About this RNA: The prediction has a mean pLDDT of 81. Predicted 3D model of a 74-nucleotide RNA (transfer RNA) from a Clostridiales bacterium.
RNA sequence: GCCGAUAUAGCUCAGUUGGCCAGAGCGGCUGAUUCGUAAUCAGCAGGUCAAGGGUCCGAAUCCCUUUAUCGGCU
Repeated sequence: GCCGAUAUAGCUCAGUUGGCCAGAGCGGCUGAUUCGUAAUCAGCAGGUCAAGGGUCCGAAUCCCUUUAUCGGCU
C1' cells in the first nucleotide's frame, strides 16, 4: 500500500429482506421474603447504535468518507 472483519447500556451480545417505544443476560438501585446474609420474586434506572455526510415519508440497518481494534496479502 491492498483486502476483509468488528464497533449497539457499566460488561458480554442479539437485532442487518429499512417501519412495533432499540432488546436480552450479567451487573446497579429500590421493595418483598429472612433474625441477618446469600438465593429467589417484583419493579426501576441506564443508549449521540464509533464519527460526519447522503438517499428516503422513515436509517442501528442502504450508499460515501473518516476513526479505532483485529486478521490476511505484497
NCBI's taxonomy places the organism under Bacteria, Bacillati, Bacillota, Clostridia, Eubacteriales.